RNA sequence: CCGUUCCGAUCGCCGAAUUUUCUCUGCGUGUGCAGGGGUAAACGGGGGACCCGUAGGUAGGGGCGAAUCGCCACCCGAGCGUGGCGUAGCGCGAGUCGCGAGCCCGUCAGCUAACCCCGUAGGCGCCGUGGAACACAACU
Numbered sequence: 001c002c003g004u005u006c007c008g009a010u011c012g013c014c015g016a017a018u019u020u021u022c023u024c025u026g027c028g029u030g031u032g033c034a035g036g037g038g039u040a041a042a043c044g045g046g047g048g049a050c051c052c053g054u055a056g057g058u059a060g061g062g063g064c065g066a067a068u069c070g071c072c073a074c075c076c077g078a079g080c081g082u083g084g085c086g087u088a089g090c091g092c093g094a095g096u097c098g099c100g101a102g103c104c105c106g107u108c109a110g111c112u113a114a115c116c117c118c119g120u121a122g123g124c125g126c127c128g129u130g131g132a133a134c135a136c137a138a139c140u
Base pairs, nucleotide, nucleotide: 003134004133005132006131007130011125012124013123014122018041019040021038022037023036024035025034026033027032042120043119044118045117046116047115052110060108061105062104063103064102069086070085071084072083073082074081089099090098091097092095
């Protein structure tokens, strides 16, 4: 020098995913900190009458979410899968920018007052043209 790996706090973003308080355990001189289990507020989601609406029902149907839909190529072919190009729509710092995923219920759900149930996660950016670490191989 190149390469690989890692990098807190603060601030900011996507998202409902935040705040308060009680208790138990561990640590601590103390203010407290970490984890487990509760309460409350707030935010979000689902089920669920009359009325209204609805012709769909194994080619199942439905829910969360912005994340739907179409085309092309590859795979001998179909399905599936992979890789692209667009797109409904979404996000913000608003750009010739980014996303356009994934998961769940389990044969079942239109709307829906009362009522009932559930969630409060996860991921990322700036800092970083910076800082730190790294002899190699095998195994875990």